[in-house]
Parts: sequence; structure tokens; C1' cells
RNA sequence: UGCUCAUCCAGAGAGGCUGAGGGACCGACCCUUUGACGCCUCGGCAACCGUUCAAGCGGUGCCAACUUCGGCAGACUGAUGUCUGGGAGAUGAGAG
Repeated sequence: UGCUCAUCCAGAGAGGCUGAGGGACCGACCCUUUGACGCCUCGGCAACCGUUCAAGCGGUGCCAACUUCGGCAGACUGAUGUCUGGGAGAUGAGAG
């Protein structure tokens, strides 16, 4: 880095450094100098894989909000909307 499969309404604290944006994109709406985001240390959660009789251990991953919601289609509805399935995204595993 493209493909395939699976999952995505739950869960997860503190400190240090930095300093202005961040939540993939667009729209909305949120989080942010009462310092977000990012990095580091310790801690934790537990999705997948490996190992094990099992616990436990190891490899990734994750620790704001349902993947924050919607962005396409269908059904229902007087309408706002509701539900379902997609698309896109993220994570893991596999063979390339």
C1' cells in the first nucleotide's frame, strides 16, 4: 500500500513537555489558553491475533461525545423525523 473477512450503542486515570487548534473529508454540532490536539512516563480498558487445560502472558489496538450526527438508497410519516441497509472511515487478522 490495495484486496478479503470480522467488529465498531459498552469500557478505560494521573503527571510531564508543548502551545492552537482538534473531532478523517464536507455540513452541522461539540472539545479546547479552567490548555485541547500531539509526544513521553506510569496506569487502565479489553476488540482481534498468538500461547496456555484454563487463568495468566505476549503482539498490535484503544482510554470526549453511538464511528458525535448526517452526507447514498429504501420503508414508514401530514411534516419535523424514525427505522433498516449501504457508502466512507477506524481497528485486527490473512494471503499478496
A computed fold for a 96-nucleotide RNA from an Anaerolineales bacterium, annotated as SAM riboswitch aptamer (S box leader). Taxonomically the source falls in Anaerolineales (Bacteria, Bacillati, Chloroflexota, Anaerolineae). Its mean pLDDT, the model's own confidence on a scale to 100, is 85.